[in-house]
RNA sequence: UCCGGGAUCGUCUAACGGCAGGACACCGGCCUUUGGAGCCGAGAAUCGAGGUUCGAAUCCUCGUCCCGGAG
Numbered sequence: 001u002c003c004g005g006g007a008u009c010g011u012c013u014a015a016c017g018g019c020a021g022g023a024c025a026c027c028g029g030c031c032u033u034u035g036g037a038g039c040c041g042a043g044a045a046u047c048g049a050g051g052u053u054c055g056a057a058u059c060c061u062c063g064u065c066c067c068g069g070a071g
Stems, first nucleotide, its partner, number of pairs: 001070007010024004018054001027041004047063005
C1' cells in the first nucleotide's frame, strides 16, 4: 500500500430498512437476624462526517481505530 472482517449502555451480547432490547454490574426499594442471597424498579449506548430513503444501528462514500491475510 491492497483485500476481507469488526466498532451498539460501565462490560458482554441481540435487533426482515420501521419504538435500540436482554444479561451482568452500578443505584433505589422490598424481603431478611444479616445480605455479597432472593424479588421489584430506575438510569444508561448505535466510532466520526456526509449521502440514499417517508424512515438508517442496518444500505452507499470518506475517515479513525482494532483483528486477519497478501505484497